[in-house]
RNA sequence: GAAGUGGACCAGGCAACCGCGGAAUCCCAAAAAAAGGGAUUCUGAGGAAAGUCCGAACACCACAGGGCAGGGUGCUGGGUAACACCCAGUCAGGGUGACCUGAAGGAAAGUGCCACAGAAAAUAUACCGCCUAAUCCCUAAUUGGGAUUGGGUAAGGGUGAAAAGGUGAGGUAAGAGCUCACCAGCAGGUAGGUGACUACCUGGCUUGGCAAACCCCACCCGGUGCAAGGCCAAAUAGGAGGGGUUGAGGUGGCCCGCCGACCCUCGGGUUGGCCGCUUAAGGUGAUGAGUAAUCAUCACCUUAGAUAGAUGGUUGCCACCCCACGAAGUGGGGGACAGAAUUCGGCUUAUGGUCCACUUCCUCU
Numbered sequence: 001g002a003a004g005u006g007g008a009c010c011a012g013g014c015a016a017c018c019g020c021g022g023a024a025u026c027c028c029a030a031a032a033a034a035a036g037g038g039a040u041u042c043u044g045a046g047g048a049a050a051g052u053c054c055g056a057a058c059a060c061c062a063c064a065g066g067g068c069a070g071g072g073u074g075c076u077g078g079g080u081a082a083c084a085c086c087c088a089g090u091c092a093g094g095g096u097g098a099c100c101u102g103a104a105g106g107a108a109a110g111u112g113c114c115a116c117a118g119a120a121a122a123u124a125u126a127c128c129g130c131c132u133a134a135u136c137c138c139u140a141a142u143u144g145g146g147a148u149u150g151g152g153u154a155a156g157g158g159u160g161a162a163a164a165g166g167u168g169a170g171g172u173a174a175g176a177g178c179u180c181a182c183c184a185g186c187a188g189g190u191a192g193g194u195g196a197c198u199a200c201c202u203g204g205c206u207u208g209g210c211a212a213a214c215c216c217c218a219c220c221c222g223g224u225g226c227a228a229g230g231c232c233a234a235a236u237a238g239g240a241g242g243g244g245u246u247g248a249g250g251u252g253g254c255c256c257g258c259c260g261a262c263c264c265u266c267g268g269g270u271u272g273g274c275c276g277c278u279u280a281a282g283g284u285g286a287u288g289a290g291u292a293a294u295c296a297u298c299a300c301c302u303u304a305g306a307u308a309g310a311u312g313g314u315u316g317c318c319a320c321c322c323c324a325c326g327a328a329g330u331g332g333g334g335g336a337c338a339g340a341a342u343u344c345g346g347c348u349u350a351u352g353g354u355c356c357a358c359u360u361c362c363u364c365u
Base pairs, nucleotide, nucleotide: 001361002360003359004358005357006356007355008354009353010352012318013317014316015315016314017313018312020044021043022042023041024040025039026038027037028036046337050348051347053346054345055344056343057342058225059224060223061222065256066255067254068253070221071220072219073218074217075089076088077087078086079085090104091102092101093100094099105216106215110214111213112210113209114208127157128156129153130152131151132150133149134148135147136146137145138144165183166182167181168180169179170178184206186203187202188201189200190199191198192197229275230274231273232272239266240265241264242263243262249259250258282301283300284299285298286297287296288295289294320334321333322332323331324330325329
């Protein structure tokens, strides 16, 4: 210098004016209150507020109870309120490397599937080939060559994503874990580790793949979502029909269980406000424990709450980036993704920039 890998942080600052939402105080303003208008002061989006994909809090229905069905998670240990999240490790795969990725339990519980090709896709089998026996033919000929039938074989060829352990040596009529060495795998033992697992030794020689197929095993899961739910005000019907204590309805995919008197339809009326609502698994800092995620203690702080939805605009100065002018400097231009709606913890996606650490290659000293 080029190409990369991992992580952390920021999301322009200050001031003036105008406008909008919220809170407090005061005024119009009266005996009081509500609603309304005005003034002053303070305050008003994010790292993702987004997708609504996971997990919870909270609310109601039994403090959500039993069973079936269904669903989710799936190496090990830890963290957490919880998780499909995070941290640390193991194993496998990828990369020269920094590092990254992993739906990573069980295929000797059972069932099933493995297209095409191929002899054969799992109770192994035999197309070509190799070896051998019998018969026949060719040849002068025991040798040799050919044909048919039977037997042996799985080394070699060929097919396939995958071929019944692999490579080599011995052995054999030809071959074969038939024997041996090494490697892979399996079983057992010893050692290390909390564990996943790893290392070594011994053994008999050997068991295809798929569980993002059913299934088995372990653990977890009730439903509906702040339009939850509660209160006030307003309105009203005093109407008609049907069902119900021999059980309506709540009640969710079903059954049980539980609660226990109203429910449905037609016709008609009101369709405003308040609470929930932001003090919370909260934030910041220090110290301590821990490899880390995280936890503990102490101190300080309070930081939007709208409801058809406020959070915007203009100007000036400074900072940053780009361009032009010979320098100081001057002039011109630029600033991403996007916008709360009960609240948190995550994941994913969108996006501008700064910094740190590390890797590989090239060049120079």

This is a predicted structure of a 365-nucleotide RNA (Bacterial RNase P class A) from a Dictyoglomaceae bacterium. Rfam family: Bacterial RNase P class A. From the family's description: Ribonuclease P (RNase P) is a ubiquitous endoribonuclease, found in archaea, bacteria and eukarya as well as chloroplasts and mitochondria. Its mean pLDDT, the model's own confidence on a scale to 100, is 76. Of the family's consensus pairs, 96% are formed in the model.